C1' cells in the first nucleotide's frame, strides 16, 4: 500500500436491485452479451495480520580508503518510525417502526 481478519459509525422490519460473487448459457478453449440465484456497511475511521515497497534511522554481510578511531560505497524489508492530555467525524436507494437528542402545544 493491496489483501485479510476484528471493531466502531444507534437497533430493526419490509421492498427494489447496480457491482461483486456463485451458477448456466456460448465457445475448440476463454471472454463479452443474455437468463437465474444471492445481494443496501461495498464507504469511512480505527486495531490487528500475511506480503510488497518511498524515505530516515538502526542491525547484519561484503567492497574501498585508513595505523587505528573510523569514513566511503554495494547489497540484504532483518528491526524500528513513537508516547502522553484533549477534541472530534461525514457518508450509505425506497417506505416503515422503535430508540436517542432538540424545539413548539
Nucleotide at each position: 500500500u493491496c489483501c485479510c481478519u476484528c471493531g466502531a459509525g444507534g437497533a430493526g422490519c419490509g421492498u427494489u436491485g447496480c457491482g461483486a460473487c456463485g451458477g448456466g448459457u456460448u465457445u475448440c478453449a476463454c471472454u463479452c452479451c443474455c437468463c437465474c440465484g444471492c445481494c443496501a456497511g461495498g464507504c469511512u475511521c480505527g486495531a490487528g495480520g500475511u506480503g510488497u515497497c518511498c524515505a530516515c534511522g538502526c542491525c547484519g554481510c561484503g567492497g574501498c580508503c585508513g595505523g587505528c578511531a573510523g569514513g566511503u560505497u554495494g547489497c540484504g524489508g532483518g528491526c524500528g518510525u513513537a508516547a502522553g492530555c484533549u477534541g472530534c467525524a461525514a457518508c450509505g436507494g425506497c417506505g416503515c417502526u422503535c430508540a436517542c437528542g432538540a424545539a413548539c402545544u
Background
A computed fold for a 105-nucleotide RNA from a Betaproteobacteria bacterium, annotated as SAH (S-adenosyl-L-homocysteine) riboswitch aptamer. It matches the Rfam family "SAH (S-adenosyl-L-homocysteine) riboswitch aptamer". Gene Ontology terms of the family: S-adenosylhomocysteine metabolic process and regulation of gene expression. A reference for the family is Wang et al. (2008), "Riboswitches that sense S-adenosylhomocysteine and activate genes involved in coenzyme recycling", Mol Cell. It was read from a public genome assembly, where an Rfam model found it. Taxonomically the source falls in Betaproteobacteria (Bacteria, Pseudomonadati, Pseudomonadota).